[in-house]
Description: A computed fold for a 106-nucleotide RNA, annotated as THF (Tetrahydrofolate) riboswitch aptamer.
Parts: sequence; structure tokens; C1' cells
RNA sequence: CGUAGAGUAGAUAUUGUGCGUAAAGUGUCACAGGAUGGGAUGUUGCCUGUGAACGAAGGACAUGCCUGCCGAAGGUAUGCCGCGGUAUAAUGUCGCGUCCGCUACU
Repeated sequence: CGUAGAGUAGAUAUUGUGCGUAAAGUGUCACAGGAUGGGAUGUUGCCUGUGAACGAAGGACAUGCCUGCCGAAGGUAUGCCGCGGUAUAAUGUCGCGUCCGCUACU
């Protein structure tokens, strides 16, 4: 000098644990700010705050309790089965444009 490679923010799948199901959260738009391979710069993406518009799946199976004279029926707590573009942890997979750096080889 050249060639190849690793690593960010984060995305996604599975599992676990939660939250909501009396609607928070998620998603969309606008504005402001922030963190973003080891360094510089920058884009996409990400996060936070504020505002705006929108917007949802519960069941009543088990046990207990409550209303009810009893029954019927209903309500409710926990468990259970679901649901939510839900939070989080672990694991797997994926994951920086340019310059420099790092690793390997020449």
C1' cells in the first nucleotide's frame, strides 16, 4: 500500500416475569431536545418532552365473597383461557455511509 473482518444505536423471534383489558400503553402527525461502532463527520433509524387527531376483546371455566328469603340471575377477587402493532430480562438472528483507528493476511 492492498484485501478481508469485528464492533454502535437499535430491529426481530422464542421463552420467562409483569402491566392493561374500568384503556394506560402501542401506533400516526407537528415542534423542541438528546444518545448513537474507539475518534471525527453525517444520514437513516432510535429515545425523551410538549401539543394534536385517532383508537381496542374479552370470556365467566374453577374457587371464595357480595346482592338476593331460597332459587334464578347479576356483581366481584384470585386462578385459568384469551386479547394488546403492551413493558422488561435472557438467549438466538440481523445491524453505520465517508475518513482515521483496531484485528488477520499479503

The coordinates come from a structure-prediction model, not an experiment, and the mean pLDDT is 78. Its Rfam family is "THF (Tetrahydrofolate) riboswitch aptamer". About the family: Tetrahydrofolate (THF) riboswitch was first reported for Ames et al. as an RNA motif in 5' untranslated (5'-UTR)regions of folate transport and biosynthesis genes in Firmicutes genomes.